[in-house]
Context: one part of a larger RNA
RNA sequence: GAUUGAACGCUGGCGGCAUGCUUUACACAUGCAAGUCGAACGGCAGCACGGGGGGGUAACCCUCUGGUGGCGAGUGGCGAACGGGUGAGUAAUGCAUCGGAACGCGUCCUGUAAUGGGGGAUAACCUGGCGAAAGUCAGGCUAAUACCGCAUACGUCCUGAGGGAGAAAGCGGGGGAUUGGCAACGACCUCGUGUUAUAGGAGCGGCCGAUGUCGGAUUAGCUAGUUGGUGGGGUAAAGGCCUACCAAGGCGACGAUCCGUAGCGGGUCUGAGAGGACGGCCCGCCACACUGGGACUGAGACACGGCCCAGACUCCUACGGGAGGCAGCAGUGGGGAAUUUUGGACAAUGGGGGCAACCCUGAUCCAGCCAUGCCGCGUGAGUGAAGAAGGCCUUCGGGUUGUAAAGCUCUUUCGGCCGGGAAGAAAUCGCUUCGGCUAAUACCUGGAGUGGAUGACGGUACCGGAAGAAGAAGCACCGGCUAACUACGUGCCAGCAGCCGCGGUAAUACGUAGGGUGCGAGCGUUAAUC
Repeated sequence: GAUUGAACGCUGGCGGCAUGCUUUACACAUGCAAGUCGAACGGCAGCACGGGGGGGUAACCCUCUGGUGGCGAGUGGCGAACGGGUGAGUAAUGCAUCGGAACGCGUCCUGUAAUGGGGGAUAACCUGGCGAAAGUCAGGCUAAUACCGCAUACGUCCUGAGGGAGAAAGCGGGGGAUUGGCAACGACCUCGUGUUAUAGGAGCGGCCGAUGUCGGAUUAGCUAGUUGGUGGGGUAAAGGCCUACCAAGGCGACGAUCCGUAGCGGGUCUGAGAGGACGGCCCGCCACACUGGGACUGAGACACGGCCCAGACUCCUACGGGAGGCAGCAGUGGGGAAUUUUGGACAAUGGGGGCAACCCUGAUCCAGCCAUGCCGCGUGAGUGAAGAAGGCCUUCGGGUUGUAAAGCUCUUUCGGCCGGGAAGAAAUCGCUUCGGCUAAUACCUGGAGUGGAUGACGGUACCGGAAGAAGAAGCACCGGCUAACUACGUGCCAGCAGCCGCGGUAAUACGUAGGGUGCGAGCGUUAAUC
């Protein structure tokens, strides 16, 4: 000098854009952060509508009815493995770069082949019981895209090559004849969407190798599943990954082992560079989710807001037993020099579910707080010498503050007031038209045109208007380094100080004042890095 996720002191007008627990991976009150689908299912607690009955003059009330919209709870599906947080652990099961072979995959896309016929349960519900609660037990009824067989098998898998094994689920829209049914509704036709098997793709993931990746030798030897082989097991998959047996290997001064420290990279800071230091925000990867261990489900987890066990802690209890996990967003206590609101909205972008409407989304977008940083703007401009008054100094002549002020002439950014007022929002949807499908001018669907709805921010940005210099400057320093000097006070005292050093009666070095210098909504100090 540059820099910082900074803090402290003094000061503080506005805006834009960013950043904001670096410390206790300390403990957490409260609310929210993952749901959704009735176009899978049985149903109907509540709401609304319709219908029946009763009461009432009426408004309306009571009651019955799943008939309709819809829907609490439940079965089932998908999601919950993403998104969000943190950096504890990890010096290599990590990360970065370059390669590799022995693998897997829900959803999505493109093909091929199917989607036939049955069965038994169970929740909800009802009844009864236990428990303080959390909850739970028994009996009875019922459905499915839940579960299980049978049939079939283009692909597929196994094989001793003969053969053997293995699937599925429906739901919704529309329709002219014909037809079943009292009707509702079907059969039939057709469309959409699902389901099953299999092949490929896209993308994602698992695994292996090489090279690189902090300090310590006051750590020199380390290693028995250890190193290799064979047989077996296991996995989606190679492999001591596991196991039995056999052999005695494997690593190490090119630093093994041990100890300490540490998430890694893209990058950031500094520097002419080489290098040094760092890894906060953003992006990629990894690891973790009270501590330790374990598996279950699933395409995917050994799973932050799932389960089980153990432990510590907190809470409830009828003392028998239960509940919990903010390193999600806010917020609280504590620690600390120190770090924000218990805000708004799903309008946009994206995600989950759904045919959709839509629902959910503390992701996200916004707003709030803080000069924490960067950037921009303002605190006025011109004129004005009687060089006013006052202050300070003085050799008492004057000098200086100083064109500074006042005065005069202007301007009105920003702020305050009044008025107007966005873009971010066109998709989804409706209508028209041209195609596709089809028996069909139904339905559904692709393209084009057209219309309308939807804004948290926000009456914000921006624009216009009226008034008025009006509301807006400080901080540090002035002995040398280092730009900037006098007076008074003090008297080795009080104090200053980055280094040298100042202060013991004339202190440009302490304190105050006047003046000056530097930077400026900041300035200085401290800490840290180059």
Predicted 3D model of a 530-nucleotide part of an RNA (small-subunit ribosomal RNA, 5' domain) from Candidatus Desulfobacillus denitrificans. The sequence was found in a public genome assembly. Its Rfam family is "Bacterial small subunit ribosomal RNA". Its mean pLDDT, the model's own confidence on a scale to 100, is 87.